[in-house]
RNA sequence: GAUUGAACGCUGGCGGUAUGCUUAACACAUGCAAGUCGAACGGAAACGAUACUAGCUUGCUAGUAGGCGUCGAGUGGCGGACGGGUGAGUAACGCGUAGGAAUCUACCUGAUAGUGGGGGAUAGCCCGAAGAAAUUCGGAUUAAUACCGCAUAAUCUAUUCGUAGUAAAGUGGGGGACUUUCGAGCCUCACGCUAUCAGAUGAGCCUGCGUAAGAUUAGCUAGUUGGUAGGGUAAAAGCCUACCAAGGCGACGAUCUUUAGCUGGUCUGAGAGGAUGAUCAGCCACAUCGGGACUGAGACACGGCCCGAACUCCUACGGGAGGCAGCAGUGGGGAAUAUUGGACAAUGGGGGCAACCCUGAUCCAGCAAUACCGCGUGUGUGAAGAAGGCCUGAGGGUUGUAAAGCACUUUCAAUUGUGAAGAAAAGCUAGUGGUUAAUAGCCAUUAGCCUUGACGUUAACUUUAGAAGAAGCACCGGCUAACUCCGUGCCAGCAGCCGCGGUAAUACGGAGGGUGCAAGCGUUAAUCGGAAUUACUGGGCGUAAAGCGUGCGUAGGCGGUUUAUUAAGUCAGAUGUGAAAGCCCCGGGCUUAACCUGGGAACUGCAUUUGAAACUGGUCAACUAGAGUAUGGUAGAGGAAAGUGGAAUUUCUGGUGUAGCGGUGAAAUGCGUAGAUAUCAGAAAGGAACAUCAAUGGCGAAAGGCAACUUUCUGGACCAAUACUGACGCUGAGGUGCGAAAGCGUGGGGAGCAAACAGGAUUAGAUACCCUGGUAGUCCACGCCGUAAACGAUGUGUGCUAGACGUUGGUGGUUCAGCCAUCGGUGUCGCAGCUAACGCGUUAAGCACACCGCCUGGGGAGUACGGUCGCAAGAUUAAAACUCAAAGGAAUUGACGGGGGCCCGCACAAGCGGUGGAGCAUGUGGUUUAAUUCGACGCAACGCGCAGAACCUUACCAGCCCUUGACAUGGGGAGUAUGGUUACCGGAGACGGUAACCUUCAGUUCGGCUGGCUCCCACACAGGUGCUGCAUGGCUGUCGUCAGCUCGUGUCGUGAGAUGUUGGGUUAAGUCCCGCAACGAGCGCAACCCCUGUUCCUAGUUGCCAUCGGGUAAUGCCGGGCACUCUAGGGAAACUGCCGGUGACAAGCCGGAGGAAGGCGGGGAUGACGUCAAGUCCUCAUGGCCCUUAUGGGCUGGGCUACACACGUGCUACAAUGGCGAUGACAAUGGGUCGCGACCUCGCGAGGGGGAGCAAAUCCGUGAAAAGUCGUCUCAGUUCGGAUUGUACUCUGCAACUCGAGUGCAUGAAGUCGGAAUCGCUAGUAAUCGUGGAUCAGCAUGCCACGGUGAAUACGUUCCCGGGCCUUGUACACACCG
Repeated sequence: GAUUGAACGCUGGCGGUAUGCUUAACACAUGCAAGUCGAACGGAAACGAUACUAGCUUGCUAGUAGGCGUCGAGUGGCGGACGGGUGAGUAACGCGUAGGAAUCUACCUGAUAGUGGGGGAUAGCCCGAAGAAAUUCGGAUUAAUACCGCAUAAUCUAUUCGUAGUAAAGUGGGGGACUUUCGAGCCUCACGCUAUCAGAUGAGCCUGCGUAAGAUUAGCUAGUUGGUAGGGUAAAAGCCUACCAAGGCGACGAUCUUUAGCUGGUCUGAGAGGAUGAUCAGCCACAUCGGGACUGAGACACGGCCCGAACUCCUACGGGAGGCAGCAGUGGGGAAUAUUGGACAAUGGGGGCAACCCUGAUCCAGCAAUACCGCGUGUGUGAAGAAGGCCUGAGGGUUGUAAAGCACUUUCAAUUGUGAAGAAAAGCUAGUGGUUAAUAGCCAUUAGCCUUGACGUUAACUUUAGAAGAAGCACCGGCUAACUCCGUGCCAGCAGCCGCGGUAAUACGGAGGGUGCAAGCGUUAAUCGGAAUUACUGGGCGUAAAGCGUGCGUAGGCGGUUUAUUAAGUCAGAUGUGAAAGCCCCGGGCUUAACCUGGGAACUGCAUUUGAAACUGGUCAACUAGAGUAUGGUAGAGGAAAGUGGAAUUUCUGGUGUAGCGGUGAAAUGCGUAGAUAUCAGAAAGGAACAUCAAUGGCGAAAGGCAACUUUCUGGACCAAUACUGACGCUGAGGUGCGAAAGCGUGGGGAGCAAACAGGAUUAGAUACCCUGGUAGUCCACGCCGUAAACGAUGUGUGCUAGACGUUGGUGGUUCAGCCAUCGGUGUCGCAGCUAACGCGUUAAGCACACCGCCUGGGGAGUACGGUCGCAAGAUUAAAACUCAAAGGAAUUGACGGGGGCCCGCACAAGCGGUGGAGCAUGUGGUUUAAUUCGACGCAACGCGCAGAACCUUACCAGCCCUUGACAUGGGGAGUAUGGUUACCGGAGACGGUAACCUUCAGUUCGGCUGGCUCCCACACAGGUGCUGCAUGGCUGUCGUCAGCUCGUGUCGUGAGAUGUUGGGUUAAGUCCCGCAACGAGCGCAACCCCUGUUCCUAGUUGCCAUCGGGUAAUGCCGGGCACUCUAGGGAAACUGCCGGUGACAAGCCGGAGGAAGGCGGGGAUGACGUCAAGUCCUCAUGGCCCUUAUGGGCUGGGCUACACACGUGCUACAAUGGCGAUGACAAUGGGUCGCGACCUCGCGAGGGGGAGCAAAUCCGUGAAAAGUCGUCUCAGUUCGGAUUGUACUCUGCAACUCGAGUGCAUGAAGUCGGAAUCGCUAGUAAUCGUGGAUCAGCAUGCCACGGUGAAUACGUUCCCGGGCCUUGUACACACCG
């Protein structure tokens, strides 16, 4: 996608045509479904008509007449064997198809012949009896087309071939002659009846072929297979019986088990196939279950009988009755399947001479959207693009010409009327023809008359009215056509697969919109397709699942060259059949279609027959290219047995000799003073294995495998040349042989090694790895086992398809060699080709052929059960339930590795100084608290945000207040404004109340015109350091100033991707050079920028002062000058430029010269593509959510400063390279008016009081300190160290209690250089010394800057950490924290 006898959910206007218990072959109430014939018979219970009789209420009752129409029950005939239902059983001659011979066939058709004459009964009726009933019995009487003899009879049957045997029934209509017992006989017509033959129809039987699954069913069979005889049947036959023989079936699947009605067909599919067997049609089987026969032409009989069983019903308990798988219907079962309808009008069936009767067959109607088909639910116009809904970027968009409105139409439904076709007949009347003696009658036919419709209020047509009565369902993440909002927040839920949902869900639920189909739409179930995913068409097996461990060989399959023949396969023609329906084609009929119908084609099949002879097969004959045999050589760990040998280990004996040996990463167990180890000797003992040669080597039918030497026996291979046989061949299901190691049995053997075991170590543990010992075993003989990553993960055989280089065994040639040719083996590389790729590539995984084995998602599982084998261990054969959405292969890019190579970095090493111990400062955790606001958490949080929390800050807590609000915009009203200063009262203050003083907005078109301000009111809104850094922007950290990250075009690859970017050098560098299927380019590197180092030019104040002059106690203090320093602008200079060496004639490197500086001179700024959902919603901005008399706003006080403890970062120290005292030289960068503040003065001091100068190269801060010099202390908890505490002060500030800094005096703690561990630094660096600045009222040991003094060390890259490049492995990709 197509389909269904479907079901379920939501919805539902009409019609046509079909279809409708798939489940319980479960049980059934009730009605109906098979009768008919009086023209077979005796008859007359019921009804009716007629006639008569009686009674009378004159049209009713009773009676008489089988005389009439008819007819209950009965005898008899035909039919109940058809029609209708169901699919339980059946794996079968049941079905399908094609054939066959040994049969029957009522009714029907044709033909021949006959239908004579008798008899005795019996139902019924009548009488009686039994019983509850069903029913039964007895007696009397009676008919027939019921029954029975007799006669006759064959083209019948039987036969000994002479013969013998065998039938019948009448009824009805009509009647001229004849006869008559007057009933009739008789004749004729029709229908019957009997016998025989033939046909038709129907039925029975036999056979070939076809028609499920399972081998975890391999053997089955005694009437079994055949024969003879007998029986039996309609008929052949072990169909049955007796006897005889021992057969028959089976791997081409017997037997057994399970499942199943079969077919035409139906569904699907391009087909081949696969699935299926409702409706319709053919066959079969069954009728509650099992069995049996009877009757009959036909049955072993759905609505017949008998017996048994179960069930149900009736009963008077003694007995009886029943069979819906007929049509309706009921219960039950089930997801689920209809009316207890109408009619025999049509078609068909039974009976009948017929009329006619019967017919739940059938035709119709009813119910059900169950299916298919058709129609409708309006059409045109209509923009104010209405309202409403939804969205919004707030403008608009969309629903949407949709609606309304206007103008039309009326199918269908409703309503009025009309009204086909389905009807042909039969019957009656009158003709014609046939039959006949006949004008009866009957048959055929013509005309007329009279009727026959369940459906049916039919179909169709028509009248009337009016848009009037008529749309839903599913879906909208991808597959797959169709998107937004709200709600929800891994919840609720969705889901066919992938998957969606954890606060912005196009995936859940709702809405708006859209898409698809439409009286339906979805879902579920089922089948086929896609699925080449069982592969016949049409797949595979080196690594994805898959080659048996390997040979030999049976059946089977396949098979070289040539001639002849045959005709089984094959091919062609013809004939028969392949039912109808269906499918397909062309027509026709319903308005169309579905549906119905005519014709054709097709039914791919089977059988018979006629031909052809290429190919396959069969047969006869021949050949030599396949295969084999013979002859001569060659190589070899090929196999079996016996013997021999030396080296080594161990043991034993003896000697020498002394304290250890052995073993390991290090040890210990162990051995040893009872003498080990070591060493020497022993043609000493014993067992096992055979060094070197040795190889990519050799051998083997194959695989397992085979290695000292000698002998014996023995198999094969290869080469060369000729001869012979004549297809003898290949493969190989079953079968059978061999088959490593381990293991098992019996008996030996046992040196070394060594599972198990013991001990010692290692370890958290160590049932291991290591060590010391050590038993099975390893070895031999015989017998089992039968498996291995038994691997080339590659079955065997044959042929074909480029080569190159090795090696091994032969042969031939020549120029005798590093040669050429050829055959057999064994390797490496490689073309074509193949392969998903990797790879394979004459030793194929290439191209073909033949045969075998094996595979069909992963797990469960090579497991269970069963069978076979085995002593056992176990082997072999080999499932299912259940479960997952993957498992797997090859390759790619990364990442990772206690992989490899190369390289770098204060990474290690070499050094210097620290941290970790002490006290304090500061930050964090934790704890505490009303609150201790929040954030930051490895490096890359923790002196971080904070460049500075007493109030403020402040976000936190407590209390007190405000509610359009502290702040913005807009509306209305009022005030006119208003703004500022001061004071009083209440209060903690916010705030509330009051008073005084000063001031009286701006513009103007001069209009209370405009703007502004204050108060009041109402609402939009304000406000939020509330949440989400995992919704975001921006900014930042980090890897890392590491050298990387990419692109275009080209090329390679199926592709992911690769190449470039790898390689050889080199560099700090993807820096440069060379090479190269790459050539170029971009972002990074470097450079350009700033500072600094040298110098030149220009300029010279506030800077400087060499020369000249003046002046001072002294000072560039002054004149003057711009030389110098300096300032700040502009240049110059450094480029491997030069020389030597080295390197590849390169890039470069090493050394040198010159130079202030040399190979990047030293610093800074500068941070590629990206990573970490890194950090920040509390800088700012911002989506969403949340609060709105509070999570907003104001105020006071408190807190952020707490303190058992833990950590980080610092400061000060522990002292003599020092402390203290005195003396005393040299900086640089900043900063300064709400400021820096000289100088003077007071105070021991912090500081106070005055206060010049300076908005600064001018004045101030400003005395730099360490260093240096002199003195003292003398190794102590000190003259070290300064915590803590007391006290008295200073400063800032509204305020110093919580909680500031500083000063004086006093106090004088820990600490004597710091465990494990750990940090920084490579030169003007570390270390050390002071100085300045930001923040700031005040507060720095922090941060950011500045200068002074000024080292040590680097052999080197093994290791630790981090990083870069190449390569390798990977089962990782959230990427090894896997």

This is a predicted structure of a 1378-nucleotide RNA (small-subunit ribosomal RNA) from an uncultured marine bacterium. The coordinates come from a structure-prediction model, not an experiment, and the mean pLDDT is 85.